The RNA shown here (THF (Tetrahydrofolate) riboswitch aptamer) has 99 nucleotides. Rfam family: THF (Tetrahydrofolate) riboswitch aptamer. From the family's description: Tetrahydrofolate (THF) riboswitch was first reported for Ames et al. as an RNA motif in 5' untranslated (5'-UTR)regions of folate transport and biosynthesis genes in Firmicutes genomes. The model forms 82% of the base pairs in the Rfam consensus.
RNA sequence: UGAAGAGUAAAAAUACGUUCGUUAAGUGUUGACUGAACGGGGAGUUGUCAGUCAAACGAAAAGCUGCGGCUUGCGGUUCGUAUUUUGCAUCCCGCUUCA
Repeated sequence: UGAAGAGUAAAAAUACGUUCGUUAAGUGUUGACUGAACGGGGAGUUGUCAGUCAAACGAAAAGCUGCGGCUUGCGGUUCGUAUUUUGCAUCCCGCUUCA
C1' cells in the first nucleotide's frame, strides 16, 4: 500500500412468567415540535428511537360470587427472562489476518 475479516448499542420473532385494560386505557396510523442513541475513536442523515401536543380510526366478552372480587378468554396491552435471527445508513481512522 492492497485484499479480506471481526466486534456494539439495539431491533424483531417465539416460549415462559408477569402488568394493565375489557366502565377502552394501551397498541397501531398521520402531522408538528423537542430530545436521544447509533462497533474502539471522530463525524453523522432524508434513517432509528423516545417524549409532548393535535388529528383520524378503533375492540370480546362469558361464567361464578360471600358483591369484595375470582376464573376462563380477549387486546397488533406492560415489563422481565431465555432462545433464535438481524445489526455501524454512510464516511474517515483504528484492530485482526493475508499479500